[in-house]
Source information
The RNA shown here (FMN riboswitch aptamer (RFN element)) has 116 nucleotides. Its Rfam family is "FMN riboswitch aptamer (RFN element)". Rfam links the family to the GO term FMN binding. Rfam's curators write: The RFN element is a highly conserved domain that is found frequently in the 5'-untranslated regions of prokaryotic mRNAs that encode for flavin mononucleotide (FMN) biosynthesis and transport proteins.
Order: sequence, then C1' cells, then structure tokens
RNA sequence: CGCAAACUUAAGGGCAAGGUGUGAUCCCUGACCGGCGGUAUACCCCGAUAGCCGUUUUGGCUGAACCUGUGAGAUUCAGGUGGCGACAGUUAUAGUCUGGAUGAAACGAGUUUGUC
Repeated sequence: CGCAAACUUAAGGGCAAGGUGUGAUCCCUGACCGGCGGUAUACCCCGAUAGCCGUUUUGGCUGAACCUGUGAGAUUCAGGUGGCGACAGUUAUAGUCUGGAUGAAACGAGUUUGUC
C1' cells in the first nucleotide's frame, strides 16, 4: 500500500420583482435550484440512493437534449436553443411553502483489529 471485518463521523439547493383574485411563494409573466458513484468536468449518458407498489430477506416502477465548435477522446467543456423535477398537506393547482425528516441513504472521511 492492498484486502476483510467492526466502529465513529459527515452527507440537498431553490420563487427576487410584478399581475389576477376574498384568498395563491400553489394560477399567469418572470426568478431561482440541480445531492451520490462512473466517464474529458454531467439536473437531461450509465448506475446507485431517496420515493412508490408488491405475493415483503428475493420482485417491479421511478423525470428531462439536441445543434455547432475545439479535441486523440466530451449527449460532461465553449457557444446556442430547449426540456425535467416523488409522496401527503393547503383559503387556490407547489421542483422552490409546510410535513414524514433532529429520519433514512447513495457515498465521503477517519479509527481499530486481522491478513498478505
């Protein structure tokens, strides 16, 4: 250093401004946000969490992108134009408010022991 086990700890962001209305951060204009691993740097590629369903150790479901350029290599970079966002609640339809959640977790860091 590698591998194995146990333990400790960390682990999600966002409606400014305006309009309608008795009432909306839920509608309209517009604004803002993009967790984890992989890969040429990714909200829209691949995968795993989270979430939902089930006959519940095992099964299933789960959003959205194209064009041009550079390059050995990019649906990841640069330029342009688009698109998407669980469940429950609510004086009115929610990616952004409230709640399950002071939770869980992909996974990151560290410690100890064993082993080669």
Model confidence (mean pLDDT): 82 of 100.